This is a predicted structure of a 102-nucleotide RNA (SAM riboswitch aptamer (S box leader)) from uncultured Sporosarcina sp. RNAcentral holds the sequence, with entries from MGnify.
RNA sequence: UCUUAUCAAGAGCAGGCGGAGGGAUGAGCCCUAUGAAGCCCGGCAACCGGCUAGUUUAAAGUACGGUGCUAAUUCUUACAACAAUCAUGUUGACAGAUAAGA
Numbered sequence: 001u002c003u004u005a006u007c008a009a010g011a012g013c014a015g016g017c018g019g020a021g022g023g024a025u026g027a028g029c030c031c032u033a034u035g036a037a038g039c040c041c042g043g044c045a046a047c048c049g050g051c052u053a054g055u056u057u058a059a060a061g062u063a064c065g066g067u068g069c070u071a072a073u074u075c076u077u078a079c080a081a082c083a084a085u086c087a088u089g090u091u092g093a094c095a096g097a098u099a100a101g102a
Stems, first nucleotide, its partner, number of pairs: 001102007012041001015040003021031003025078004042070003047066003050062003074095001079092005
């Protein structure tokens, strides 16, 4: 970089270290010294592997290993179509994230 799948649920309401930033980008709107990022611990989920059971295929369970995630729908929106006088709404793309494969 490409392909496929998923993205409305869930996870510390005072855990430790740490110290000012963070939410991908622009805009908006938020979070943050009643403590950001990051690291550790805890937790959630169950994509891949393992295991259990089953088997034509598959569905199921477990959470042992590999990831991932743990404010707000992927926080909203950026493009297009449709509806509406406008405000705005709905849908689909794009972009992004994660997993597995190439």